[in-house]
RNA sequence: GCUGGAAUAGCUCAGUUGGUAGAGCAGCUCAUUCGUAAUGAGCAGGUCGCGUGUUCAAAUCACGUUUUCAGCU
Repeated sequence: GCUGGAAUAGCUCAGUUGGUAGAGCAGCUCAUUCGUAAUGAGCAGGUCGCGUGUUCAAAUCACGUUUUCAGCU
């Protein structure tokens, strides 16, 4: 230099032929217990790496760009 993948909640990851984002763990509250743990119920938490464009509508499509992984030269 070229090719392909990854970036979404504090962490690990889902989310397709575009329709307003979810799970598990962690956190907080309550119940249960003599108390703790475990368990159950609930709550909170993300303008989807960044920018631009297409569209009535973009995590999703197009272009550019940053970081990162793998391969090729």
Molecule: transfer RNA
Organism: Clostridiales bacterium